[in-house]
Molecule: transfer RNA
Organism: Bacilli bacterium
RNA sequence: GGGCCUAUAGCUCAGUCGGUUAGAGCGCGGUGCUGAUAACGCCGAGGUCGAUGGUUCGAUUCCAUUUGGGCCCA
Numbered sequence: 001g002g003g004c005c006u007a008u009a010g011c012u013c014a015g016u017c018g019g020u021u022a023g024a025g026c027g028c029g030g031u032g033c034u035g036a037u038a039a040c041g042c043c044g045a046g047g048u049c050g051a052u053g054g055u056u057c058g059a060u061u062c063c064a065u066u067u068g069g070g071c072c073c074a
Stems, first nucleotide, its partner, number of pairs: 001073007010026004019057001028044005050066005
């Protein structure tokens, strides 16, 4: 220098071949249970879906550029 993959909750990840204001497990807070913990049940908080721009009635999803991480080639 060229190509490919990846980025979604504190962590690990799913998801939608464009359509209700986006989900799971673990973790966190509350609560039930217990003499008290753990486990288990119930409830809840937490996200501008890496960034900027474009297409569209509508973008986490499509397109371009860009940033971080990983792999391959030279």